A computed fold for a 360-nucleotide RNA from a Candidatus Hebobacteria bacterium, annotated as Bacterial RNase P class A. NCBI's taxonomy places the organism under Bacteria, Bacillati, Armatimonadota, Candidatus Hebobacteria. The sequence was found by an Rfam model in a public genome assembly.

[in-house]
RNA sequence: GGAGUGGGCCGAGCGUCCGCGGCUGCCGAGAGGCGGCUGAGGAAAGUCCGAGCUCCAGAGGGCAGGGCGCUGGGUAACACCCAGGCGGGGCGACCCGACGGAAAGUGGCACAGAAACACACCGCCUACCGGAAGGUGGGCAAGGGUGAAAUGGUGCGGUAAGAGCGCACCAGCUGUGUGGAGACACACUGGCUGGCCAAACCCCGCCCGGAGCAAGGCCAAAUAGGGGGCGAGUCCUUCGGGACCGGCGUUGGCCCGACGCCGUAUCAGUCCCGGGUUGGCCGCAUGAGGCUGCGGGCAACUGCAGUCCCAGAUAGAUGGACGCCCACGACAGAACUCGGCUUAUAGGCCCACUCCUCUC
Numbered sequence: 001g002g003a004g005u006g007g008g009c010c011g012a013g014c015g016u017c018c019g020c021g022g023c024u025g026c027c028g029a030g031a032g033g034c035g036g037c038u039g040a041g042g043a044a045a046g047u048c049c050g051a052g053c054u055c056c057a058g059a060g061g062g063c064a065g066g067g068c069g070c071u072g073g074g075u076a077a078c079a080c081c082c083a084g085g086c087g088g089g090g091c092g093a094c095c096c097g098a099c100g101g102a103a104a105g106u107g108g109c110a111c112a113g114a115a116a117c118a119c120a121c122c123g124c125c126u127a128c129c130g131g132a133a134g135g136u137g138g139g140c141a142a143g144g145g146u147g148a149a150a151u152g153g154u155g156c157g158g159u160a161a162g163a164g165c166g167c168a169c170c171a172g173c174u175g176u177g178u179g180g181a182g183a184c185a186c187a188c189u190g191g192c193u194g195g196c197c198a199a200a201c202c203c204c205g206c207c208c209g210g211a212g213c214a215a216g217g218c219c220a221a222a223u224a225g226g227g228g229g230c231g232a233g234u235c236c237u238u239c240g241g242g243a244c245c246g247g248c249g250u251u252g253g254c255c256c257g258a259c260g261c262c263g264u265a266u267c268a269g270u271c272c273c274g275g276g277u278u279g280g281c282c283g284c285a286u287g288a289g290g291c292u293g294c295g296g297g298c299a300a301c302u303g304c305a306g307u308c309c310c311a312g313a314u315a316g317a318u319g320g321a322c323g324c325c326c327a328c329g330a331c332a333g334a335a336c337u338c339g340g341c342u343u344a345u346a347g348g349c350c351c352a353c354u355c356c357u358c359u360c
Stems, first nucleotide, its partner, number of pairs: 001356010013324006020039008041331001045342002048340005053212004060256004065208005070084005085099001086097004100203002105201002107197003121144002123140007152170006171193001173190001175188005216282004226273005233244004245263006289308008
C1' cells in the first nucleotide's frame, strides 16, 4: 500500500420568525394570554418467538395438540445470547450447523443395474461331454459394468479361483483405563463389521391453561322489563320433606374431578330475529428504564454507589420561511410496554485481527 474478517457509533446540526402535541408555573369570571421543560427508530417494519400487565378464576389431573433437542452458563423468560464440544467451509482472521434415537415399529431410496435387506449381467476357477464352437454341474463376489450409494478401505500372504480366510495400517462398533463438572478426547483391547433418510411417520427427554389494551374498570345517557324456538324425573312420604338421578354453565378440543345454577315450565341455559348506547374519564407511561464510576466473570451478564426523567396522540402531534453549516440524506413515523429474531438500509467515523506485496 492492497484485499478481507469481527465489533461499536452516527445517520444530521445551529440561529431567527410563525405554526403544532404533552406536562407544568403565573395572570384571567371565562374564553384565553404570557413563560419553562419536553416531543418518532436502528430498525418505529414483519406480527415470528418470549414475557410483564388485565380478565376468565377459588382451580386440579389426564389424553390429544404444540415447542425445543450436543454440554454448561446467562436471563423475568425464550426457538434468544455467551462459552465450550463435535461436524463442515475458508490459506487465515473467522463463518455455518438440518446436532437425542435407525438394535421398538412402519415407510422411502426414481431410473439404471443381477441385486438397494440383496436372486450374479460380463466374468474367474473346476469336473464331465464334444474334433472344435460350445453345453451341463459345482465353487466365487476379488476384477469389470450400472448407480448418489452395492456384503468397511489400502496392501501383503493364502487359495483350484476367491473372500477378514490370516496379517499390517486405518475407519467404525463393544469393553476397560486416564483426563474433564459435562458434551467429549486419548490409550489399550476384542470380534471382523449389510447403507442412507427421522427438516419421513415415529420413539425418548424436557417445557407449555386461555384470551387479549378493541384487555379491563368508572361515570353519564338512552331504549323494547321486545318477539320467537328448543329445553332435563323416578321412588318413598307422617305431605313438612327425603333419597337417588338428570340438565346446563365455567376463555382452544375431549375425559375425569371441583364449583355454581336448575329439573313441569312465564324455569337454569341456549339459538334466531329485532331495538338502544358508538359520549366522557381512567388504564396511559417511573420502566425486568437510561447514563457515569467502582467491583465480579473468558464472555453473555451481574453487584454496589451516584445521577437523570427522555412521546402519550385518538379525523390521530414535529410543519413552513430565511441564513449558516454539512454526511447533499438511504430504509423509513410510536398507538399497552419490554427482551429477542428476521427483513430493508445512501453515506460517514472508530477499534481489534488475518492474508498478500514492497521497502528498511